[in-house]
Context: one part of a larger RNA
RNA sequence: CUGGGCGUAAAGCGUGCGUAGGCGGUUAAAUGAGUCGGAUGUGAAAGCCCAAGGCUUAACCUUGGAAUUGCAUUCGAUACUGUUUAGCUAGAGUACAGUAGAGGGAAGCGGAAUUCCUAGUGUAGCGGUGAAAUGCGUAGAUAUUAGGAAGAACACCAGUGGCGAAGGCGGCUUUCUGGACUGAUACUGACGCUGAGGUACGAAAGCGUGGGGAGCAAACAGGAUUAGAUACCCUGGUAGUCCACGCCCUAAACGAUGAGAACUAGAUGUUGGAGGAAAUUGAUCCUUUAGUGUCGCAGCUAACGCAAUAAGUUCUCCGCCUGGGGAGUACGGCCGCAAGGUUAAAACUC
Numbered sequence: 001c002u003g004g005g006c007g008u009a010a011a012g013c014g015u016g017c018g019u020a021g022g023c024g025g026u027u028a029a030a031u032g033a034g035u036c037g038g039a040u041g042u043g044a045a046a047g048c049c050c051a052a053g054g055c056u057u058a059a060c061c062u063u064g065g066a067a068u069u070g071c072a073u074u075c076g077a078u079a080c081u082g083u084u085u086a087g088c089u090a091g092a093g094u095a096c097a098g099u100a101g102a103g104g105g106a107a108g109c110g111g112a113a114u115u116c117c118u119a120g121u122g123u124a125g126c127g128g129u130g131a132a133a134u135g136c137g138u139a140g141a142u143a144u145u146a147g148g149a150a151g152a153a154c155a156c157c158a159g160u161g162g163c164g165a166a167g168g169c170g171g172c173u174u175u176c177u178g179g180a181c182u183g184a185u186a187c188u189g190a191c192g193c194u195g196a197g198g199u200a201c202g203a204a205a206g207c208g209u210g211g212g213g214a215g216c217a218a219a220c221a222g223g224a225u226u227a228g229a230u231a232c233c234c235u236g237g238u239a240g241u242c243c244a245c246g247c248c249c250u251a252a253a254c255g256a257u258g259a260g261a262a263c264u265a266g267a268u269g270u271u272g273g274a275g276g277a278a279a280u281u282g283a284u285c286c287u288u289u290a291g292u293g294u295c296g297c298a299g300c301u302a303a304c305g306c307a308a309u310a311a312g313u314u315c316u317c318c319g320c321c322u323g324g325g326g327a328g329u330a331c332g333g334c335c336g337c338a339a340g341g342u343u344a345a346a347a348c349u350c
C1' cells in the first nucleotide's frame, strides 16, 4: 500500500462555524487535459521465459523470438471526469402570510418557605437518634401572634411534553434578539455537502479582583458508633454555592451510536402545523408534514439487540482503532496566574 473495523469487545473529536482540500443536480454546445485506441522512436547487453541448434548427455554455450507493463512524438475516438460557454429547476436559499416554544441577553416585579431582629402571649423544656450525647434554654428557649430585614430557589401547572449545535434552559411582566415549522405564490439559479489546520461556545469543580452571604455545605471542631472509625449517624461550621468582570476547557460532555444525501413492510401513542369529510356544537375520522416515544417485518449483529430517529441497502467527506500492563505516564513543545490541560513515547514485563 492492499485490507478489517469504531452501540456494549480497541476505536466517533463535547458541540458549532468555517479556510485549504475532497466530493457534487440537470440540458446542450465547444475543447480534447484526464481516459481509450493506432503508428513511429526509444526502452544497452547479459539474465528470466519460449523455440531451434552446439559440446557423447547435463550443467554450460550459441542463434532467434518474446518480454521490457515505461517515456516521448504523432494520428484518431468523445461515453464518462475536467475546463469554457449558454440554459433549466427537483438540491440550496430569498421574499410574503401565519404558528408553537423553560432558545439567548438585559431590566423590573411577585408569593410561599427558611434564617435573623424587635414586640406580645406563655413556661420548662427544646432539639436530635436505632438509642443517645454534644448543642440551645429560667439572662425566658421551643411553640404561637404581629411587624421588619436578608439572600437563594421558583411548589402546583409538569407531560419518554417543548426549545437549543452541544453544554444546557422552568415564577410573572417588559424590552432587545437567534433559530425552527407550516402554507401558497413569486424570485435567485447549484449559490451545495463535508471539513485537515483555524476559530467560537462549552456542566460541575477550581483560580483572580470586587461585592454578597439566608439555606446548604468540602475542610475543620465536638458528640456518638466501633476492636479501631482520620467514615457512615448527630450538633456546629469556613471556603464554596449567588452577582459582575476575567481565566480555566475538563466529564459516564452518553444515544457510550460523526455530519450530509437517497432508498427499504407495517402498527400504535404524543407535540407543532396544513388540507379534507360528516355534524347544530363538542367529541370524531381521513390525508399530509416537521419533531418525539413504544412495538414490529425484511435485513443486519458474536450475541444482546437495532429496525424509516437503523446498528438495514448504498454514496461523499472528516475523526479514530490495531494485545494487556507500563501510561493517557515520562521527556520536549504549546496553552494556563496556578491547579493543570493538550500533543504523546520507550525500556521493561505478561
Base pairs, nucleotide, nucleotide: 004321005320006319007304008303012318014201015200016199017198021194022193023192025088026087027086028085029084030083031082033081034080035077036076037075038074039073040072041071042070049065050064051063052062053061054060091191092188093187094186095185096183097182098181099180103177104176105175106174107173108172109171110154114150115149116148117147118146119145120144121143125136126135162169163168206247207246208245209244210243211242215241216240220236221235222234223233258317259316260315261314262313263312266295267294268293269292270291271290272289273288274287275286276285277284299306300305323350324349325348332343333342334341335340

A computed fold for a 350-nucleotide part of an RNA from Candidatus Thiopilula aggregata, annotated as small-subunit ribosomal RNA, central domain. NCBI's taxonomy places the organism under Bacteria, Gammaproteobacteria, Thiotrichales, Thiotrichaceae, Candidatus Thiopilula. Model confidence (mean pLDDT): 86 of 100.